[in-house]
Bacterial RNase P class A from a Candidatus Competibacteraceae bacterium, 351 nucleotides, folded computationally.
The prediction has a mean pLDDT of 77.
Its Rfam family is "Bacterial RNase P class A". Rfam classes the family as a ribozyme.
A source record names the gene rnpB.

RNA sequence: GGAGUCGGCCAGGCAGUCGCUGUGCGCUUGGCGCGCAGAGGAAAGUCCGGGCUCCACAGGGCAGGGUGCCAGGUAACGCCUGGGGGGCGCGAGCCUACGGAAAGUGCCACAGAAAAUAUACCGCCUAAGCCGCGCGAGCGGCCGGUAAGGGUGAAAUGGUGCGGUAAGAGCGCACCGCGCCGCUGGUAACAGCGGUGGCAGGGUAAACCCCACCCGGAGCAAGACCAAAUAGGGGAGCGCAUACGUGUGGCCCGCACGGCUCCCGGGUAGGUCGCUACAGGCGUCCGGUGACGGGCGUCGCAGAUGAAUGACUGCCCCCGACAGAACCCGGCUUAUCGGCCGACUCCUUAA
Numbered sequence: 001g002g003a004g005u006c007g008g009c010c011a012g013g014c015a016g017u018c019g020c021u022g023u024g025c026g027c028u029u030g031g032c033g034c035g036c037a038g039a040g041g042a043a044a045g046u047c048c049g050g051g052c053u054c055c056a057c058a059g060g061g062c063a064g065g066g067u068g069c070c071a072g073g074u075a076a077c078g079c080c081u082g083g084g085g086g087g088c089g090c091g092a093g094c095c096u097a098c099g100g101a102a103a104g105u106g107c108c109a110c111a112g113a114a115a116a117u118a119u120a121c122c123g124c125c126u127a128a129g130c131c132g133c134g135c136g137a138g139c140g141g142c143c144g145g146u147a148a149g150g151g152u153g154a155a156a157u158g159g160u161g162c163g164g165u166a167a168g169a170g171c172g173c174a175c176c177g178c179g180c181c182g183c184u185g186g187u188a189a190c191a192g193c194g195g196u197g198g199c200a201g202g203g204u205a206a207a208c209c210c211c212a213c214c215c216g217g218a219g220c221a222a223g224a225c226c227a228a229a230u231a232g233g234g235g236a237g238c239g240c241a242u243a244c245g246u247g248u249g250g251c252c253c254g255c256a257c258g259g260c261u262c263c264c265g266g267g268u269a270g271g272u273c274g275c276u277a278c279a280g281g282c283g284u285c286c287g288g289u290g291a292c293g294g295g296c297g298u299c300g301c302a303g304a305u306g307a308a309u310g311a312c313u314g315c316c317c318c319c320g321a322c323a324g325a326a327c328c329c330g331g332c333u334u335a336u337c338g339g340c341c342g343a344c345u346c347c348u349u350a351a
Base pairs, nucleotide, nucleotide: 001347002346003345004344005343006342007341008340009339010338012316013315014314015313016312017311018310020038021037022036023035024034025033026032027031040322044333045332047331048330049329050328051327052219053218054217055216064215065214066213067212068211069083070082071081072080073079084098085096086095087094088093099210100209104208105207106204107203108202121150122149123146124145125144129142130141131140132139133138158176159175160174161173162172163171177199178197179196180195181194182193183192184191185190223273224272225271226270233264234263235262236261237260238259244258245257246256247255248254278300280299281298282297283296284295285294286293287292317320
């Protein structure tokens, strides 16, 4: 100098004018004046987890859903940290749903003999048995053997080599792989070593399924309080006109209801709370590899409900991306002009 990896941060600036929301103070009936504060790293998607609220609930189970190597962190998680296995990269580093296919079921296009009770297309072999020919070595055929080689495929019943054989084959042996057992290290996942078994008998579980663990439901329009009106309900008092209507009944009598006032209760419009102070931010010290935890100090940082956070003007620059809170918080994912800082890797060059 070039190429790259990981982590963190910023998100036009200044001034003036006019507005909007909240709040403190003053004046104060409604309101006005002054001061202060007023979107984000994702406020987004609403995909996970929790707080909070109401409903349900003895305990347990079924169904359904989710998670899926190990250990830790956390309020909790499908998140994060550290580690193991596997894959990629020269490397910094990155990716990884990574339990079970000897419980059962299903599926495996095309090609191919065969895609799973295995099987034999081209090949290879003719030792044994039978038939024919030949004087004979032998030749041809039958019955067969084989899966080493070729071919198909994403995948073909462990791989390489030596021995062995008629040709072959874990048939035998060595090494590698695999299963089982043991020892050692590690909390564990797992790793290493030793022994043992000729080999378990293709793949697929983000296919059904099995195993282990987790999960009650609904959501701030949750929910709580105040409370005009209206419908319906309860109680007390007044009125008792016994006139009328309705019901009961065939009709009459009788009985019940229907009136007015007040109270209770009810809950609509409307209003108040929930509402923002917190698993909170910053600094520092301690513990821990780290996520994180603990101590101390310090700060107060939007809270609307037709829903504020804007508009205009001037100047400067590198001319400004994605995007707007609605109960709150922890994550994940997605979008994003441009720029800054730190750590590290590889290549080249110079001293």